[in-house]
Context: one part of a larger RNA
RNA sequence: CUGUACUGAAGGAACUAGGCAAAUUGCAUCCGUAACUUCGGGAGAAGGAUGGCCUUACUUUGGGCAACCUAAGUAAGGUGGCACAGAAAUGGGGGUAGCGACUGUUUAUCUAAAACACAGGGCUCUGCUAAAUCGUAAAGAUGAUGUAUAGGGUCUGACGCCUGCCCGGUGCUGGAAGGUUAAUUGAUGAUGUGCAAGCAUUUGAUCGAAGCCCCAGUAAACGGCGGCCGUAACUAUGACGGUCCUAAGGUAGCGAAAUUCCUUGUCGGGUAAGUUCCGACCUGCACGAAUGGCGUAACGACUUCCCCACUGUCUCCAGUACAGACUCA
Numbered sequence: 001c002u003g004u005a006c007u008g009a010a011g012g013a014a015c016u017a018g019g020c021a022a023a024u025u026g027c028a029u030c031c032g033u034a035a036c037u038u039c040g041g042g043a044g045a046a047g048g049a050u051g052g053c054c055u056u057a058c059u060u061u062g063g064g065c066a067a068c069c070u071a072a073g074u075a076a077g078g079u080g081g082c083a084c085a086g087a088a089a090u091g092g093g094g095g096u097a098g099c100g101a102c103u104g105u106u107u108a109u110c111u112a113a114a115a116c117a118c119a120g121g122g123c124u125c126u127g128c129u130a131a132a133u134c135g136u137a138a139a140g141a142u143g144a145u146g147u148a149u150a151g152g153g154u155c156u157g158a159c160g161c162c163u164g165c166c167c168g169g170u171g172c173u174g175g176a177a178g179g180u181u182a183a184u185u186g187a188u189g190a191u192g193u194g195c196a197a198g199c200a201u202u203u204g205a206u207c208g209a210a211g212c213c214c215c216a217g218u219a220a221a222c223g224g225c226g227g228c229c230g231u232a233a234c235u236a237u238g239a240c241g242g243u244c245c246u247a248a249g250g251u252a253g254c255g256a257a258a259u260u261c262c263u264u265g266u267c268g269g270g271u272a273a274g275u276u277c278c279g280a281c282c283u284g285c286a287c288g289a290a291u292g293g294c295g296u297a298a299c300g301a302c303u304u305c306c307c308c309a310c311u312g313u314c315u316c317c318a319g320u321a322c323a324g325a326c327u328c329a
Stems, first nucleotide, its partner, number of pairs: 001324008010315002014313001019310001027051005036041001038158001052079009062069002080084001092308004097303002099300002104116002120156007132142003159295004164225003169222002171218005178213003189202005226244005253287001254284001265281005
């Protein structure tokens, strides 16, 4: 010097991306326990007190005829230690916000999460030789020894309040008309040859399905949800008006947000001091309603900020034990 344990004056997060690591807490009994809440929880909330041993009296448990044994407790008194849950094992706590309801699952070997799943919700297909899937255009099998309260696909994701407008494009569904349209059908004409009947080559009227065109429906289908100008008796703003375009012009709710470029926006809170955080404002570069919107108790080895306690994280390092390195033998 390195590693592993341990101790530390005063201070106590000043360390750091970040309290990472360490420390604190820890058991039992009694007291006590907030907001919020889906009334179950939150909760071991938080916070406090007591605990050894001895003596006496008393109350009970179980066993026993009884003596007594056994287990637990109450009251009073005494007593030793630095220390009585005397070792070991053995929660640090509180507040705020985001995300995800939850328990669960995952990148075996750098990511455990806000990702996946989930109960619940919707749409859609499927009437049974079901749809869907595997398979050689098969047999056969799964579906299922099931039968629409079933099975498949897809999206959303507990619960609460809700889920606006657009069917022009794309998709899907429906549509006895019409247009287009393949093989097919083969009217008519032409050519070659033949005396002719005919044969051969060719022309192609007409017939003709799905599809497409066309007409409707459908957005918890894929998706989409405007611009300019003027206007109120200070100013500012613009309820109001005009105009252009569109299939329709973003409703409720939320909003500098896991989304805000300008931006460390502005105001308020917290700090002596705050690019983070919390509450507002709305000028939303570029939120927005099952690619779900907004809330939400409980939960989380998730993320953010703050506080208490605690500490060698730090000011600022020091020492002890053991193991190594190193030097000498």